A computed fold for a 73-nucleotide RNA from Candidatus Saccharibacteria bacterium YM_S32_TM7_50_20, annotated as transfer RNA. The source organism's lineage runs through Bacteria, Bacteria candidate phyla and Candidatus Saccharimonadota. The coordinates come from a structure-prediction model, not an experiment, and the mean pLDDT is 82. Its Rfam family is "tRNA". Gene Ontology term of the family: triplet codon-amino acid adaptor activity.

Order: sequence, then C1' cells, then structure tokens
RNA sequence: CGGGGUGUGGCGCAGUUGGUAGCGCGCAGCGUUCGGGACGCUGAGGUCGAAGGUUCGAGUCCUUUCACCCCGA
Repeated sequence: CGGGGUGUGGCGCAGUUGGUAGCGCGCAGCGUUCGGGACGCUGAGGUCGAAGGUUCGAGUCCUUUCACCCCGA
C1' cells in the first nucleotide's frame, strides 16, 4: 500500500428479503429459606464504533472515516 473480516446494554452473542432493538450471563427488587445458595417472578440498563447520504422509515443499503484481526505485497 492492496484485499477481506469484526465492531450492537457490564461481558458473550443474535437480529437472513429495510418496518417501533432481543437472548444468555451478570446487576437490582420481591417470593421461597432460620440465613445463604439454587429456583421462580418483576425490573433497570444500549439508539447499534464515528460522520454523512438514500428512504415515509436504516443495526440492516451507499459514501467517508476510526479501532482490532487475517491474507498478500
């Protein structure tokens, strides 16, 4: 320098033809227990690496850009 991949709540991931962002773990409260754990119920927490564009509508399409990984030179 060229090509490809990944980037989504604290962590690990899903989101397949654009249509109000979800799962597991973790966390908080409640129930259960003498208490804890386990189990059950409820809840908080992200606007999707950044910026711009297309569209009535973008995590999802397009452009630029940043970080990391792989391949090539």